Small-subunit ribosomal RNA, 3' major domain from an uncultured bacterium, 465 nucleotides, folded computationally. The RNAcentral record of the full RNA draws on ENA and SILVA. The prediction has a mean pLDDT of 83. It matches the Rfam family "Bacterial small subunit ribosomal RNA". The family is grouped with related families in Rfam's "SSU clan".
[in-house]
Context: one part of a larger RNA
RNA sequence: UGACGGGGACUCGCACAAGCGGUGGAACAUGAGGUUUAAUUCGACGAUAAGCGGAGAACCUUACCAGGGUUUGACAUCUACGGAAAGCUUAUGAAAGUAAGCCGUGCCCGCAAGGGAGCCGUAAGACAGGUGUUGCACGGCUGUCGUCAGCUCGUGCUGUGAAGUGUGCCGUUAAGUCGGUAAACGAGCGCAACCCCUGCUAUGUGUUAUACAUGUCACAUAGAACUGCCCCUUUAAAGGGGAGGAAGGUGGGGACGACGUCAAGUCAGCGUGGCCCUUACACCCUGGGCGACACUCGUGCUACAAUGGCAUAGACAAAGGGUUGCUAAGUCGCAAGGCGGAGCUAAUCCCAUCAAAAUAUGCCCCAGUUCGGAUUGGAGUCUGCAACUCGACUCCAUGAAGCCGGAAUCGCUAGUAACCGUGGAUCAGCCACGCCACGGUGAAUACGUUCUCGAGUCUUGUACA
Numbered sequence: 001u002g003a004c005g006g007g008g009a010c011u012c013g014c015a016c017a018a019g020c021g022g023u024g025g026a027a028c029a030u031g032a033g034g035u036u037u038a039a040u041u042c043g044a045c046g047a048u049a050a051g052c053g054g055a056g057a058a059c060c061u062u063a064c065c066a067g068g069g070u071u072u073g074a075c076a077u078c079u080a081c082g083g084a085a086a087g088c089u090u091a092u093g094a095a096a097g098u099a100a101g102c103c104g105u106g107c108c109c110g111c112a113a114g115g116g117a118g119c120c121g122u123a124a125g126a127c128a129g130g131u132g133u134u135g136c137a138c139g140g141c142u143g144u145c146g147u148c149a150g151c152u153c154g155u156g157c158u159g160u161g162a163a164g165u166g167u168g169c170c171g172u173u174a175a176g177u178c179g180g181u182a183a184a185c186g187a188g189c190g191c192a193a194c195c196c197c198u199g200c201u202a203u204g205u206g207u208u209a210u211a212c213a214u215g216u217c218a219c220a221u222a223g224a225a226c227u228g229c230c231c232c233u234u235u236a237a238a239g240g241g242g243a244g245g246a247a248g249g250u251g252g253g254g255a256c257g258a259c260g261u262c263a264a265g266u267c268a269g270c271g272u273g274g275c276c277c278u279u280a281c282a283c284c285c286u287g288g289g290c291g292a293c294a295c296u297c298g299u300g301c302u303a304c305a306a307u308g309g310c311a312u313a314g315a316c317a318a319a320g321g322g323u324u325g326c327u328a329a330g331u332c333g334c335a336a337g338g339c340g341g342a343g344c345u346a347a348u349c350c351c352a353u354c355a356a357a358a359u360a361u362g363c364c365c366c367a368g369u370u371c372g373g374a375u376u377g378g379a380g381u382c383u384g385c386a387a388c389u390c391g392a393c394u395c396c397a398u399g400a401a402g403c404c405g406g407a408a409u410c411g412c413u414a415g416u417a418a419c420c421g422u423g424g425a426u427c428a429g430c431c432a433c434g435c436c437a438c439g440g441u442g443a444a445u446a447c448g449u450u451c452u453c454g455a456g457u458c459u460u461g462u463a464c465a
Stems, first nucleotide, its partner, number of pairs: 001465002003462003007459007015449002019412005026302001028300006034293002042053002064288007073127001077126002079123005087102006107116003129277002132275003138271002140266003143262001145260001150189006156165003168181004195254004200223007226248001229242005291431001304405001308364006320351003325344002330339003371402001376397007418441007
């Protein structure tokens, strides 16, 4: 000087408390461990791994396994020789491929011969190739402490020196924010602001929005909020209250993450040093596996019902996506869906009368039920070369566990939690109940800081560095 303390003082945070809803019990989905397996590819492991890389594993993906094959190779550059590229047929094979045959010449220069570009084949070798290894050799990117308020420097001063001071103290703040004071005076990275969305107003423009005008709406530009005004406290900074105002004291939200910590994570996204393989640790194909199942854990979803379930009627969104795409009207089917084909490169048309919870009426009458929907049987639809392993959806039948969950534990302070539906990426299809976004309905509680956890400043002790 740090680090640590079951030392102290002060302060903060959904940290506790006060509340609301969950998890832990059930079924299912999904990930992880374990076990099994020919293989169940690999990585990630408290917080900071486990609905994570995977924003799409039937083949492909795919890295794993079995079998069948290739060896200048699936891909790149170079040399020589030959041939247009391409297309078609036969045999064999699970395919990859292997063997044989048919067809027949383009572009540029040139009268032609010939040469050249591109592409294909053969041969030999330089080389290719490696998701092999090392994240403890690295770049880049990322998590975390933590959006915590800190981390430093120059000069000066103090000290033999390490170092201190500045950065302390007194107030104040969300903040090392600001003020006052002091051997300090300044500065940098952080804080804040500048950026984006949202809330109000004005102006302009108005297509595709509006029956028409206004308005709404859309787009653009500008204004508006600064503790500016008043009162109180105060030396000041600032704090408390009030007015006006759409908005009030950082209005709400986002992007933005200091010096550093964890030899944190990633050589499998990519790049890359070293090491290793080179008829194989490379490459192609078929099939299987990544989907196994005595168990254990994590994250979710659906419930256990009457603030409910079912039936009928029938309101009100936002944000998105769409041309190998979204697909209307009409029509067939109980339905999934089929036929059909209008419109739309989209403020126009479609997904989508765009919602559901809500509302109205009726039934159910507390029951393992008109709760709950797992599981299983049957019949189908769609995508796709192909749904056996291993897809989703529909209909009929079946109707399991479950009557609110032990110890323990999580989230959330306002348009939040909770409840309700909608869209998107990936994507042929989909195992999405995931993720990311969007709106609708819309609470309760916070006395307080003793305690738990984490953090900051000062101080104290130390056999630690």